The prediction has a mean pLDDT of 80. A computed fold for an 82-nucleotide RNA from a Propionibacteriaceae bacterium, annotated as transfer RNA. Taxonomically the source falls in Propionibacteriaceae (Bacteria, Actinomycetota, Actinomycetes, Propionibacteriales).

[in-house]
RNA sequence: GCCGGAGUGGUGGAAUUGGCAGACACGCAGGAUUUAGGUUCCUGUACCGCAAGGUGUGAGGGUUCGAGUCCCUUCUCCGGCA
Numbered sequence: 001g002c003c004g005g006a007g008u009g010g011u012g013g014a015a016u017u018g019g020c021a022g023a024c025a026c027g028c029a030g031g032a033u034u035u036a037g038g039u040u041c042c043u044g045u046a047c048c049g050c051a052a053g054g055u056g057u058g059a060g061g062g063u064u065c066g067a068g069u070c071c072c073u074u075c076u077c078c079g080g081c082a
Stems, first nucleotide, its partner, number of pairs: 001081007010026003019065001027045006046055003058074005
């Protein structure tokens, strides 16, 4: 240099054909249980907002009624070829 793959909350990782983003698990916070801790169980856990609602999938644009998904550019990482 060329080709291919990946990037989503604090972490891992889903989202089937373009149609509720973050299911599920871990972690964390609160509570129940316990003398206490652990285990187990319940609730909550991206951002803004009193709420209604809005924003958010590496970054920037485009297509579409609608994009994590399709198209273009770009950044980082991994693999292959030379």
Record summary
Rfam family: tRNA. It is annotated as a transfer RNA.